RNA sequence: GCCCGGAUGGUGAAAUUGGUAGACACAGGAGACUCAAAAUCUCCCGCCGCAAGGUGUGUCGGUUCGAGUCCGACUCUGGGCA
Numbered sequence: 001g002c003c004c005g006g007a008u009g010g011u012g013a014a015a016u017u018g019g020u021a022g023a024c025a026c027a028g029g030a031g032a033c034u035c036a037a038a039a040u041c042u043c044c045c046g047c048c049g050c051a052a053g054g055u056g057u058g059u060c061g062g063u064u065c066g067a068g069u070c071c072g073a074c075u076c077u078g079g080g081c082a
Base pairs, nucleotide, nucleotide: 001081002080003079004078005077006076007075010026011025012024019065028044029043030042031041032040046055047054048053058074059073060072061071062070
């Protein structure tokens, strides 16, 4: 230098026909139960905001009514070729 793969919350991991992003699990918080705890059960749990709402898939652009998904450039990372 060229080719292939990967990057999604605090963590792991889904979403592949382009059509509700974060299912599911872990971690965390609140409550119930208990004398108290463990276990179990219920609810909450990205970010900003009092709320309404806005924003969010490595970064920046593009296509589209609509992008995690398609296209371009770049960053980081794993592998292969020379």
Record summary: Predicted 3D model of an 82-nucleotide RNA (transfer RNA) from Craterilacuibacter sp. RT1T. It matches the Rfam family "tRNA". It is annotated as a transfer RNA. Its mean pLDDT, the model's own confidence on a scale to 100, is 81. The source organism's lineage runs through Bacteria, Pseudomonadota, Neisseriales, Neisseriaceae and Craterilacuibacter.